Context: one part of a larger RNA
RNA sequence: GGCAGGGAGUUUGUCCGAGUAGCGAGGUUAACUGAUUUUAGUCAGGAAUCCGGAGCGAAAGCAACAUGCCCGCAACUGCGCAAGCAGCAAGGGGCGUCGUCUGAAAGGGCGAGAAGUUACUCGGGCAAGACCCGAUUCGCGUCGAUCUAACCCUCGGUAGGGUGAAGUCCUUCGAAAGAGGGAUGGAGGCCCGAUAGCGAUGGUGAGACCCAAUCCCUCGCGUGAUUGGGGGUUAGUGGUGAAAAGCCUAACGAGACGCGUGGUAGCUGGUUCCUCUCCAAAUGUAUCUAAGUACAGCCUGACCGGAGGUCGUCAGCCGGAUAAAGAUACUGAUUGGUUGGUCAAGGACCGAAAGGUUCAGCCAUCCUGUCAAACUCAGAAUCUGCUGAUGCCGUAGAAGGUCGGAGUGAGGGUGUUGGAUUAAGUUCGACAUCCGCAAGGAAAAGAAUCCUGCCCAAGGUUAAGGUCUCUAAAUGCUAGCUAAAAGAAGAAGGGAGUUUGACCCCUCAGACAGCGGGGCUGUAGGCUCAGAAGCAGCCAUCAGUUAAAAAGUGCGUAACAGCUUACCCGCCGAGGGUUCAGGCCCUGAAAAUGGAAGAGACUAAGCUAGCUUCCGAAACCUUGGACUUCCGGCAAAAGUCGGAAGGGGUAGAGAGGCGUGCUGUAUGGAUCGAAGCAUCUGCGCAAGCAGUUGUGGACCGUAUAGCAUUGAUAAUCCUGCC
Repeated sequence: GGCAGGGAGUUUGUCCGAGUAGCGAGGUUAACUGAUUUUAGUCAGGAAUCCGGAGCGAAAGCAACAUGCCCGCAACUGCGCAAGCAGCAAGGGGCGUCGUCUGAAAGGGCGAGAAGUUACUCGGGCAAGACCCGAUUCGCGUCGAUCUAACCCUCGGUAGGGUGAAGUCCUUCGAAAGAGGGAUGGAGGCCCGAUAGCGAUGGUGAGACCCAAUCCCUCGCGUGAUUGGGGGUUAGUGGUGAAAAGCCUAACGAGACGCGUGGUAGCUGGUUCCUCUCCAAAUGUAUCUAAGUACAGCCUGACCGGAGGUCGUCAGCCGGAUAAAGAUACUGAUUGGUUGGUCAAGGACCGAAAGGUUCAGCCAUCCUGUCAAACUCAGAAUCUGCUGAUGCCGUAGAAGGUCGGAGUGAGGGUGUUGGAUUAAGUUCGACAUCCGCAAGGAAAAGAAUCCUGCCCAAGGUUAAGGUCUCUAAAUGCUAGCUAAAAGAAGAAGGGAGUUUGACCCCUCAGACAGCGGGGCUGUAGGCUCAGAAGCAGCCAUCAGUUAAAAAGUGCGUAACAGCUUACCCGCCGAGGGUUCAGGCCCUGAAAAUGGAAGAGACUAAGCUAGCUUCCGAAACCUUGGACUUCCGGCAAAAGUCGGAAGGGGUAGAGAGGCGUGCUGUAUGGAUCGAAGCAUCUGCGCAAGCAGUUGUGGACCGUAUAGCAUUGAUAAUCCUGCC
């Protein structure tokens, strides 16, 4: 891992509710007793008890309408072809009246025109282990020092080699103390060491393992605070510890085992057959509260109720002060200037000083320019409310109410619109919508983008989106644009890329470009300067000759020179130029494995404007079928015929069924072959049911009523086998 078997809402008590049954102003027994062989008992006895029959009041205590009046649903009656009308009217509603408490009273609170009770079943609450499995813990008791820590008693082990302390002897020196040298000697938590033994540094070696700590190489110690054997002592808030919170029998910041114990867990996981109906929430308030819970909100079921309801649309009216906007209409901010004031401190000037004038600053006025969530003279679209009309839902029962059962209380995306923020696949709001709980088609692929809300089967038509191939459908049509493989992500800025539009200017009296020629004189203007001659700089910028020519447009020189431009003429011969705006395009343009418009490929199979065909979904239409709810006819609890409407669904509520084991009653099958197993066939929407054949060899069904250890792909589920 697979398979098989096991595996989770139970039981008791009590309370609430629903259904069914008995009795009913009453209902009911409990323990217990008696009888009885139909014992999962049955029958009879047993009112003790409990609930109900009256409430109000803290209490003393006092103590109510089996109906006076009105409205009116259903039903019933009458009339009517019908629609409906009328009468009556259980239940229902409104008055009135009554009881009691309070109060001086008015008023107010609670209650009153008779329905309960017992049993069973089901759904819930509470108490219990309470749907099942799961802690880390805490307490008590017991067992452990055969591992390991320390200590005590006792008994062992430690190749070989090296070094050469003290002491001693000899000798030399010395007055001595002592010192040097040579021998001898054999010390040491000394040295080397694959002896044994003990250890464990690195290889981050080997290792489907020899191993829940090993193997190989390497390495440390190896006469000592050395290392073993045997015997003993210390025990769990305790021991032992050359101290690492180490060790105390393979996991010790408090051992193991047993018990308390099914500890508790607001946390994780799991929770077993089918079909049908409806269908949420992720919000508010509170919380030692934020992973929980309570109440409300939203879902569901039953009952009551009996006529309105309403998120739509249009119109009118009332209200408001948001967007935009505004600025002598306020508050506040704010650009430049005018005028006036103030001149204390600061600067400047005058004065011997007192002081004066003035600049800046500040304040005010006026002009001008700009702003505000906490500014508004004025002011939309919207929105709230009311009224009217209309639409939609509703007697096939809406609104509303009562009771039973929940789940939810982590939300998320998009659009519009706000707050916070540098920003965010950010966060906090409002309105709408979708996902959540939604399948199908499109977007290559994708929770929430577009189309569209899935009972089953078949056929057709469309939506979004598409129609060159992959790939269903026109390599369709008309007119433009793009040359970038742009299309196939992107800003400010830039572009004599190309195309379109507009105003204006020049132009056969010859434009624009090009080519040829001219481009002068006073004069090198004056100043400055070493120089300054059109061209360092300053000032001025005249006059003349001319077709035209600057006291000079740009290079250039030390200064000149030289080149060139403006300007003029000629050649040429038809458009040229500035500015602004639109379309497409280029640039701006950088990311990590190689690489993507889905791919191929495309010059349209790209973009813009328009036209037609076709394809394309569970949408829409048609036909057939099954089901649900309601209505009608016949039957009248079931059913049947007809009609109308309906159909996604998680949590969850409700309804009806299938299957397993056993029991009572009734009734069947089986050696001419039961159950079980295998196979095939048929039936049922399904859970499932029935039959054939084979195997097997002795039990097994059906109907009905009941009782349950009653249904498994999942829980790191348990056990077994492989």